[in-house]
């Protein structure tokens, strides 16, 4: 250069085109405890970008950006 897979919390993955984007972990506050740890309860935390199609887009289209294979 061609073709192709992927890009969602920190971190590892969910979400037929429709719910207030969720689970687990981590963090942070609280209960507990002499103290820590377990355990329990509560909060902060994200859909790469910009456009398009739709009443409606994390889902689908097109182009950018970044990652990974393939191949010349």
């Nucleotide at each position: 250069g061609g073709c192709u897979u992927c890009g969602u919390a920190g971190u590892a993955c969910a979400a037929c085109g429709g719910a207030u984007a969720g689970u687990a972990u981590g963090u942070a506050g609280g209960u507990u405890u002499c103290c820590g740890g377990a355990a329990c309860c509560u909060a902060a935390g994200a859909u790469a970008g910009u456009g398009g199609u739709u009443c409606g887009a994390u889902u689908c289209c097109a182009c950018u950006c970044g990652a990974g294979g393939c191949u010349a």